[in-house]
RNA sequence: GCAUCUAUAGUACAGUGGUUAGUAUGAGAGCCCUCCAAGCUUUAGACUCGAGUUCGAAUCUCGAUAGAUGCA
Numbered sequence: 001g002c003a004u005c006u007a008u009a010g011u012a013c014a015g016u017g018g019u020u021a022g023u024a025u026g027a028g029a030g031c032c033c034u035c036c037a038a039g040c041u042u043u044a045g046a047c048u049c050g051a052g053u054u055c056g057a058a059u060c061u062c063g064a065u066a067g068a069u070g071c072a
Stems, first nucleotide, its partner, number of pairs: 001071007010025004018055001027043005048064005
């Protein structure tokens, strides 16, 4: 330099163009318990950036950025 793939809560991942963007774990609060652990309830927390298509984009298209792999 070229090609391919990836980018979503603190972390690891789901998510047919339309439904409150979900699950596990972690964090805060409460319940239970003599205490801790475990268990139960609850709260907050996220779509890398820009443009386009569309009535409607996390999703489709293009570009940028970052990362991974391969080739040179």

The RNA shown here (transfer RNA) has 72 nucleotides and comes from an archaeon. Model confidence (mean pLDDT): 81 of 100. The RNAcentral record of the sequence draws on ENA. Its Rfam family is "tRNA".